């Protein structure tokens, strides 16, 4: 240096032009238990936006362009 793949909530992570899923994890409540923890179950809550800047479009997380960070390959 060239190429492949990726960057989305505190962590994991789906999307594939039209309202950003779901787990985990936090809170509060039953329940149980002597009691605390630990377990089920039930509810809320979190991204006012998708690494940045622009651009295309009515409309971008998604698509094009330059940048920045991670991983593999090749020299």
């Nucleotide at each position: 240096u060239g190429g492949a793949g990726g960057g989305u909530a505190g962590c994991c992570a789906a999307g594939c032009g039209g309202c950003a899923a779901g787990g985990c994890a936090a809170u509060g409540g039953u329940u149980u238990u002597a009691a605390g923890a630990a377990a089920a179950c039930c509810a809320u809550c979190a991204a006012u936006u998708c690494g940045g800047a622009g651009g295309u479009u009515c409309a971008a997380a998604u698509u094009c362009u330059c940048c920045c960070c991670c991983u593999c390959c090749a020299g």
Background:
This is a predicted structure of a 75-nucleotide RNA (transfer RNA) from a Candidatus Falkowbacteria bacterium. The prediction has a mean pLDDT of 80. It matches the Rfam family "tRNA". The family's RNA type in Rfam is transfer RNA. From the family's description: Transfer RNA (tRNA) molecules are approximately 80 nucleotides in length. Gene Ontology term of the family: triplet codon-amino acid adaptor activity. It was read from a public genome assembly.